[in-house]
RNA sequence: CAAGCCGGCCAGACGGUCGCGGGCGCGUUAGCGUCCGAGGAAAGUCCGGGCUCCGCAGAGCAGGGCGCUGGGUAACGCCCAGUCGGGGUGACCCGAAGGAGAGUGCCACAGAAAUGACACAGCCCCGGACCCGUCCGGGGCAACGGUGAAAUGGUGGGGUAAGAGCCCACCGGCGGCCGGGUGACCGGCCGGCCAGGUAAACCCCGCCCGGAGCAAGGCCGAACAGAGACCGAGCGUUUCGGCGCUCAGGAGUUGCUCGCUUCGUGUGUCUCAGGUGGGCCGCUCGAGGCGCCGGGUAACCGGCGUCCCAGAUGGAUGACCGUCCCUUGUCUGCCGCGCGGAUGAGGACAGAACCCGGCUUAUCGGCCGGCUUGCACU
RNA sequence: GCCGAUGUAGCUCAGCUGGUAGAGCAGCCGCCUUGUAAGCGGCAGGCCGAGAGUUCGAGCCUCUCCAUCGGCUCCA
Numbered sequence: 001c002a003a004g005c006c007g008g009c010c011a012g013a014c015g016g017u018c019g020c021g022g023g024c025g026c027g028u029u030a031g032c033g034u035c036c037g038a039g040g041a042a043a044g045u046c047c048g049g050g051c052u053c054c055g056c057a058g059a060g061c062a063g064g065g066c067g068c069u070g071g072g073u074a075a076c077g078c079c080c081a082g083u084c085g086g087g088g089u090g091a092c093c094c095g096a097a098g099g100a101g102a103g104u105g106c107c108a109c110a111g112a113a114a115u116g117a118c119a120c121a122g123c124c125c126c127g128g129a130c131c132c133g134u135c136c137g138g139g140g141c142a143a144c145g146g147u148g149a150a151a152u153g154g155u156g157g158g159g160u161a162a163g164a165g166c167c168c169a170c171c172g173g174c175g176g177c178c179g180g181g182u183g184a185c186c187g188g189c190c191g192g193c194c195a196g197g198u199a200a201a202c203c204c205c206g207c208c209c210g211g212a213g214c215a216a217g218g219c220c221g222a223a224c225a226g227a228g229a230c231c232g233a234g235c236g237u238u239u240c241g242g243c244g245c246u247c248a249g250g251a252g253u254u255g256c257u258c259g260c261u262u263c264g265u266g267u268g269u270c271u272c273a274g275g276u277g278g279g280c281c282g283c284u285c286g287a288g289g290c291g292c293c294g295g296g297u298a299a300c301c302g303g304c305g306u307c308c309c310a311g312a313u314g315g316a317u318g319a320c321c322g323u324c325c326c327u328u329g330u331c332u333g334c335c336g337c338g339c340g341g342a343u344g345a346g347g348a349c350a351g352a353a354c355c356c357g358g359c360u361u362a363u364c365g366g367c368c369g370g371c372u373u374g375c376a377c378u
Numbered sequence: 379g380c381c382g383a384u385g386u387a388g389c390u391c392a393g394c395u396g397g398u399a400g401a402g403c404a405g406c407c408g409c410c411u412u413g414u415a416a417g418c419g420g421c422a423g424g425c426c427g428a429g430a431g432u433u434c435g436a437g438c439c440u441c442u443c444c445a446u447c448g449g450c451u452c453c454a
Stems, first nucleotide, its partner, number of pairs: 001374010012324007020037007039349001043360002046358005051213004058258004063209005068082005083097001084095004098204002103202002105198003120145001122141009153171006174191007217281004226272005231266001232247006249263005274453002288307008325347010379450007388403004397434001405421005427443005
């Protein structure tokens, strides 16, 4: 210098005019003053939690989710560190990565054969026949050819009639022992060669999971028109109004069974009809931001100090002007791959709605830090 | 704002233990008819909303995105 890799940050700045939402203060009112006013994703709503209500989630089955190991966390499908596998010369990146030796299913087409594997072409031996290099019969084989995504370890050597883990060496897989590591796993030695793929197919193993969602839910106010269905049986007691118990029944436990709770003429439950489209709370101070110190490789945690930082409800956070900034086009000056002048264009994605932690997706441009490879020069 | 469903030919829909996608209507051509319609025969039309992944193989299984549609106030 060129090409890349990783991490972090910014999201135009200042001034003026007009305007919008909220808090506080002043004012009888109109209004005035002052302070605050979107994001890194506020988005998609894909996960996890807080909060609220239903309720007590108790047991079993069913169902759903997750899935290398260790840690972090309120929790997670997230993050950090590591292991293994794959990709890249490398910095580094990617991985839903338990089990196929519990069982079941599936593996189209092609192919001889697709899983208790198999023998089409072919190789070899023996016997027979004749037209003398072919055919028939019996037996051995799976090296070589062909098919396929995949053919029962791979390569090389020995061996053999031809062959074959039949034997040997190395590699891969499996089992055992020893050593290291919290662990995933790694290393060494020994053994014998029996094991196709698919679990984002059923399934097995381990762990987790009650449901709904701020239109949750609570309070006040306004308006209207009611109608229908259901409420059992037995026993005991009685002051004859009722009360208690048992069995059936309804509702809830948002799949089922048991269990539990509750209702059983009550301001009851359900269905249909009807009315309203208002206000307040929930509502924003929180697993909060920033700085320093300490622990930890890190994610993160602890301590101290400091700050208050949107709460709308048809939904505010904007528009215009000026100066400058960044990128870029055109013209032009100077000896200038540089610098200056004039003029034009562009400055993204997007936008809170109960609140957090993540993931994913969108995003004009720019800055900082660390690292790799190649070339050239010293 | 919250919750749910669906995307396959021009239109309406099938397809399912994953094996290479069909039906009806519409369109085009031919026959029939004096001509049209109806009828009969034939043909064309699809990257299965988009992109990744699992798998030998995806319309189907998984993930992410896009589009469309539906439901959800309170009183009583």
Predicted 3D model of RNase P RNA and transfer RNA as a complex of 454 nucleotides. Rfam match: Bacterial RNase P class A. It is annotated as a ribozyme. About the family: Ribonuclease P (RNase P) is a ubiquitous endoribonuclease, found in archaea, bacteria and eukarya as well as chloroplasts and mitochondria. Its best characterised activity is the generation of mature 5'-ends of tRNAs by cleaving the 5'-leader elements of precursor-tRNAs. Cellular RNase Ps are ribonucleoproteins. RNA from bacterial RNase Ps retains its catalytic activity in the absence of the protein subunit, i.e. it is a ribozyme.